Source information: This is a predicted structure of a 1334-nucleotide RNA (small-subunit ribosomal RNA) from an uncultured archaeon. Its mean pLDDT, the model's own confidence on a scale to 100, is 81. The sequence is in RNAcentral, with records from ENA.
RNA sequence: GCGAGUCAGGUGUCUUCGGACGCCGGCAUACGGCUCAGUAACACGUAGGUAACCUACCCUCAGGACUGAGAUAACCCCGGGAAACUGGGGCUAAUAUUAGAUAGAUAAAAGAUACUGGAAUGUUCUUUUACUCAAAGCUUUUGCGCCUGAGGAUGGGCCUGCGUCCGAUUAGGUUGUUGGUGGGGUAAUGGCCCACCAAGCCUAUGAUCGGUACGGGCAGUGGGAGCUGAAGCCCGGAGUUGGGGACUGAGACAAGGCCCCAGGCCCUACGGGGCGCAGCAGGCGCGAAACCUCUGCAAUGCGGGAAACCGUGACAGGGGAAUUCCAAGUGCUCAUGCAUUGCAUGGGCUGUUCUUUGGUCUAAGUAACCAGAGGAGUAAGGGCUGGGCAAGACCGGUGCCAGCCGCCGCGGUAAUACCUGCAGCUCAAGUGGUGACCGCUAUUAUUGGGCCUAAAACGUCCGUAGCCGGUUGAGUAAAUGCCUGGGUAAAUCGUGUCGCUUAACGAUACGAAUUCCGGGUAGACUGCUCAGCUUGGGACCGGGAGAAGCUAGAGGUACUCCUGGGGUAGAGGUGAAAUUCUGUAAUCCUGGGGGGACCACCAGUGGCGAAGGCGUCUAGCUAGAACGGGUCUGACGGUGAGGGACGAAACCCUGGGGCGCGAACCGGAUUAGAUACCCGGGUAGUCCAGGGCGCAAACGCUGCUUGCUUGAUGUUAGCUGGGCUCCGAGCUCAGCUAGUGUCGGAGAGAAGUUGUUAAGCAAGCUGCCUGGGAAGUACGAUCGCAAGAUUGAAACUUAAAGGAAUUGGCGGGGGAGCACUACAACGGGUGGAGCCUGCGGUUUAAUUGGACUCAACGCCGGAAAACUCACCUGGGGCGACAGCAAUAUGUAGGUCAGGCUGAAGGUCUUACCUGAAUCGCUGAGAGGAGGUGCAUGGCCGUCGUCAGUUCGUACUGUGAAGCAUCCUGUUAAGUCAGGCAACGAGCGAGACCCGUGCCCACUGUUGCCAGCAUAUCCUUCGGGAUGAUGGGUACUCUGUGGGGACCGCCGGUGCUAAACCGGAGGAAGGUGCGGGCUACGGUAGGUCAGUAUGCCCCGAAUCUCCAGGACUACACGCGGGCUACAAUGGACAGGACAAUGGGCUCCUACCCCGAAAGGGGUUGGUAAUCUCACAAACCCGGCCGUAGUUCGGAUCGAGGGCUGCAACUCGCCCUCGUGAAGCUGGAAUCCGUAGUAAUCGCGUUUCAAUAUAGCGCGGUGAAUACGUCCCUGCUCCUUGCACACACCGCCCGUCAAACCACCCGAGUGAGGUAUGGGUGAGGGCACGGACAAA
Repeated sequence: GCGAGUCAGGUGUCUUCGGACGCCGGCAUACGGCUCAGUAACACGUAGGUAACCUACCCUCAGGACUGAGAUAACCCCGGGAAACUGGGGCUAAUAUUAGAUAGAUAAAAGAUACUGGAAUGUUCUUUUACUCAAAGCUUUUGCGCCUGAGGAUGGGCCUGCGUCCGAUUAGGUUGUUGGUGGGGUAAUGGCCCACCAAGCCUAUGAUCGGUACGGGCAGUGGGAGCUGAAGCCCGGAGUUGGGGACUGAGACAAGGCCCCAGGCCCUACGGGGCGCAGCAGGCGCGAAACCUCUGCAAUGCGGGAAACCGUGACAGGGGAAUUCCAAGUGCUCAUGCAUUGCAUGGGCUGUUCUUUGGUCUAAGUAACCAGAGGAGUAAGGGCUGGGCAAGACCGGUGCCAGCCGCCGCGGUAAUACCUGCAGCUCAAGUGGUGACCGCUAUUAUUGGGCCUAAAACGUCCGUAGCCGGUUGAGUAAAUGCCUGGGUAAAUCGUGUCGCUUAACGAUACGAAUUCCGGGUAGACUGCUCAGCUUGGGACCGGGAGAAGCUAGAGGUACUCCUGGGGUAGAGGUGAAAUUCUGUAAUCCUGGGGGGACCACCAGUGGCGAAGGCGUCUAGCUAGAACGGGUCUGACGGUGAGGGACGAAACCCUGGGGCGCGAACCGGAUUAGAUACCCGGGUAGUCCAGGGCGCAAACGCUGCUUGCUUGAUGUUAGCUGGGCUCCGAGCUCAGCUAGUGUCGGAGAGAAGUUGUUAAGCAAGCUGCCUGGGAAGUACGAUCGCAAGAUUGAAACUUAAAGGAAUUGGCGGGGGAGCACUACAACGGGUGGAGCCUGCGGUUUAAUUGGACUCAACGCCGGAAAACUCACCUGGGGCGACAGCAAUAUGUAGGUCAGGCUGAAGGUCUUACCUGAAUCGCUGAGAGGAGGUGCAUGGCCGUCGUCAGUUCGUACUGUGAAGCAUCCUGUUAAGUCAGGCAACGAGCGAGACCCGUGCCCACUGUUGCCAGCAUAUCCUUCGGGAUGAUGGGUACUCUGUGGGGACCGCCGGUGCUAAACCGGAGGAAGGUGCGGGCUACGGUAGGUCAGUAUGCCCCGAAUCUCCAGGACUACACGCGGGCUACAAUGGACAGGACAAUGGGCUCCUACCCCGAAAGGGGUUGGUAAUCUCACAAACCCGGCCGUAGUUCGGAUCGAGGGCUGCAACUCGCCCUCGUGAAGCUGGAAUCCGUAGUAAUCGCGUUUCAAUAUAGCGCGGUGAAUACGUCCCUGCUCCUUGCACACACCGCCCGUCAAACCACCCGAGUGAGGUAUGGGUGAGGGCACGGACAAA
C1' cells in the first nucleotide's frame, strides 16, 4: 500500500446527460483468509439421541396485504474544538418508524376418540378463557418483492455409549459439591443460577493433582506387530495484543464492529484523540534457519443485484531458493605431433542444449509447441583408498611430534591409517558433515526373552480384589465363528487405463481402508442359569512316629564363690615369655553350703516345623504331617496386587538376674609399628519377663500348585505278605504309600551341572530383571525411641563390567620324586693382613669401549713399555667416476740452503728441475673399533649335571582344548612293567663315539734288556754300572685289532612283572669310572669391538699416517687369587721316585768365566734318538724352642744382569742391606662324596722380554653321608586365582602437584504455582437518591 462491498426502495447536489458523489433504507460483512497460544476435554473420532431445540437467504403447499399517524438524516442557518469529532435551531421522503382492523401464533383448563412410538409429556379434534397481535411497495413487462401458517432442504445448539499420552517420589478428592422440591433463565435440557431440604457424589478398572500436547484423515520406517511424528491438502475445534462485557442480528459475545481495564506504539495547540498484519506483499528484532512492497479478475468460487455488471492479496498466474521428487545433457569421429591411460593442433559430423526469425498458445507475457537460420561452442564436482567397506603393501615429508579416528585403532626413523604428489575406487549436479526418527535389535520379547552361578524368586506363611479352574445333562447366546446390510467423506494408498515428448505430476474406474453399527445363523469351546456326579479339596474313624510349640515341676555333671580340714612354695600361661595370683597361705586334696548358665555320651548325608528354628526328664494344654479305612460333604479349588501374622543374631526401652564367656576398655607380649592375631583381666551383652526393631551369604543363592516322563542303591515313618525264631515292641526278605540322601539315563543347559525332591515336557497364578559406575546414594513420603528400615532417581562418567570353562604362570596350598652351583655329616677355604689382578667410584687432556643376580667383575683380551689402540695432545696425507671451470701466458709434482717444528720441501723465504701424469667447485666414492645386538645372520651363555617336547589316526568336548603324556609299582631317566579310549611314531634319555681299568693276539725302532755274547768304566775282586755293541722281542712300553659285564648265576622282596636288596665268581657289578654329543623352545640374554650385514651418520674428517701421552692415576667400595701368620714348621747338608708337553731367528748338552743372574766358546736335535730337565712334597742328620721369632716377607736403598729402536712414566731376574701388616680372621659365604678334597711340584698357551692367570700333567693322599626335603631350586600330579608384560603380576586408600565440575561463602533479578492480605475493569446482591421507565 492493498485485502468487503453491493443494490429498478427513498431523497439531495453536480453533470459533458453517459453518469458521478452524498444521506436514509435493504442484504452481506458470523463466509472466505491466517495461526496452533490454550485445551487431557463430549475438544476430537465413531455410533446414536433430541419425547428438550433453533435455522436468514432457498424449495413446496395454503391463505393474505385494509384504514391511518408522527418523526428524522442528507439539506439550510448558527456554534464548540488543534484534531478526532460534536452541539443547537429549521424543513422533507420511504420497502425507515408507528396506531387500529382481520387472519394467525402462544399459554392454560375441560372433554373426546384415534395415530405414531420402546414409552405420550407428542400430534389431531371440540369448547372456554387469557395474552399478544401481520403486511410494502417498486416497475410497468414477462416480473421482483412483502405478511401469516404448515412442510422440506441446509446449517447449527444440547445430551449419551465407546475410543483417546506420561507420572503413585500425586491416594484420597469434592460444599453448588451429589440428589430432591419449587422458582429464575435460555431457542432448548440441566446446580446453568437461586431458596429450602437431605448427605450424598467420584476413586486402585487410577479419582484428585502435576507434566506434556489442538484432535482426526494421515506421514516416516518396518516382513508384520509396532515405534516415531502431527508440516502441506481436507474435516472438526480454538484463537485473532492480554483480560472482561454486552449490543445488533436468523446466526457473534464478532477483533479489517462497539464499550471498559491492562501493557505497547503514534498524533497533540497538553485540553484531548488514534491504532491493533496468527490476511497479501514488505520492514525491524530474534535466531542455525526461510522468497516479490509482482500481474489479473480471463478461469473457479463467494457477496450484492431482476439483469447488465461491480467487488474479491479467496483464487488464477508469474518471480526467487539444487529444499525435495522426476527426467536429460556436458559430445562423436579422422589425421598429425608428443606420448604409458591421454593431451595439443587441424578437418569433418550431430544439434539435446545455446543464440536468433516468424507463427500457435495466454487476460497479458513467459514457458511449451510448429517451421527456418547459425554454431562444439555455454556446462564437473565431492568423498574415499588399515578393517567393517569398493579401491595403493607406490614415492616424498614427519618421528607418540604434527595430526587422524562414527567403532576397533594408527603415529616412538623403513606409517598401505598423519601431510602432499601420483595412481585408483565410488556417487554425480551434486557430494560430504551435523542433528532427528525408524530399522539392524528376539537390546522392553503381544507376535517374540529371561531370573541356581551372567541383571533378576519377595525371609516365610495366611489371605482380600483380580486372574485361572474337575466331570455329566439341559437351557441361553454375552463372547466367538460364518453369512448379509449400512457406514468407514474427499485427498492419500494399491491395481488397470488414459493425459502432459517420458517421468515426477495429473485424470478416471475398481479395490483396500483390518476398527464401528444393525440383521440372520451355528452351538463344539469359554461365559451365565438350573440340576447332578466323585476322582480335586474338606470332614470323620483307627493304631503308630517325631529335639513341632507354650506353661509348670523335677534332675544332672561341670564351673564359680563362701566356709571347715589337710598341705607348702610356687601356681598360671606361652612358640618362648611377661602382665597376673600367692606367706593375710595360693595351686593341689577333701567335707559342707550358695549361685547362675547349660543339657556331654545316645547323635545318625536321623526326625519335626511354613520359614526363622527345635536336643536332660515328667505332666498338662495346643497344632500339623504321614499311613490305613472309604463313613459324610459335593468343586467348597489354585495363585495372590494391596493387607495381616511370624521372623536368627545383634541393637534399643523398662524391670530383674549375672557362674562362665565376653565387643569396648586396661595391662603383658609379638612387631619397624601392632589401635590385631597370642596371654592376663574386664564393662555392656549373653539369661528371665514385658515391649520395640524387621534386617542376614534369612542359601538349595532354585516362588507356589497340578499332571506326565527309563533306572540303581541307602535311610526314616506307616501298612501288607513270606521265611526264621531264643516267642521279644525279635531277626530277615519282598511289595505299596509318604518323606529324606547318593549315583545316574534320556532330555535340558553357555558350561559348571541338573536329572521323578528337575534346572526335563506341559498348565495356572504371583514377584522380579533390562550394560558398568554414580547408588541402594540424594530428595520426598511412610514406619521407628534411636540405630535405621521400606519405597527409590537424575546429572555426570564409562567400553566394558560380568558368567562358565581352557591353557599357562604363580601361591609364606597339598601330595610324590630329585640335586653337594640344596641341606645334613665331614674336610678345606673366602670374608680380617700384605701383595697381584678385574670392576665400581673419583680424578684426568685422555684415564677408549663392552659385560651387571645365578648366567658381569684373572671375563671380551691369556701379562696394553712402541705396535696393539678404538682414547688424549700436536703434526702430516687421502676424493674412483661424472659435470662445470682453470690450464703450454705452465696445472700438478720434486728439490739445495735457511726459518717454523719433537722431526719433516709439511709449510714459508729464495730459486731451479720436470711437462699434462693436474688441481679448484658441485655431486658421487674409498674408508670408518662411528650409532643401532630393540632391524639382523652366524656363534655363544643360561634354564639344563633337567626329563621333557611333539606328530599321525581314532575318541571326548559347541569351543578354547583334552586324551595319549593319566593311575599303581619302578628307574638316573616319559627307564621299564601292569592297568586304561586309545593305538602307534619322531626328537630327547639310553644306545653310540673317545679316554681309562683286566686279558689275548699282532707290531719291534729311535722303546725295552730276562736269557746269550761283547765293549768301556769302577771294584772291598764277591761283583757292580753304562742298552754303549752284537743279538733278542720274554717283560715294560708304543700302536692296532679282538675278548670281557648282561641283573648272566644263586637267595630274598615284589604280582610267577618291571625292578630292588644281599651273595658268589670276577681286573671291573648293576650307567665300572671320566669325557664328547646335549631335544621343542624360552630368556628382545651376550656380541655391529672377530668376521658378515639392513638403515642412519661422518666424508677432508668420526678416514689414514707419524711423535708423545693415557688405558698402569688413587681418599675409597666390591669380586677372584697368591703369600702368610708358623714347629705336621723354618733354615742348612745329604739321598729317592714322575707324567703330560715344547723345541729352527727354536731347545741347547758339554767346557770355561762369574758369588749369582748371566756371559763366551762349541755340540746334538726338524725329535719314542738330542734337549728344555736337578721334579717337589718325601726320607736321613743335626740346629732353631713359641719369640712378631732363624715365622712372615711387603716396602725402600745400593750394586749387577737380560730382552728390546726404547725399560723415566711402565718390564723381568740376581746379590747385599732394610724387615711393614699379619699370632687363624664379624655378619655372611664358597668348593668337595675317592684316587675326590687337601697338599706338592712339572709342562704348555700368550710370548722379543714378563705368569700369583688359563689349559693340562703326574706325586703324596684323607674325613664324612649311603640320608632328607628344613633352607635354595628343579620335575610331575592336584588345588585356588580378580595374574596372562604372567607375583619384580594385579590392585586399594591417604598424601603431594596440575586441571575440571559442584558445594559453602554477601547477595540480586526474572518467571510459574500454592496459601494469606490489599487493590480492582467487570459482575452479583441489598439499601438510598433522581427519573415516567430503562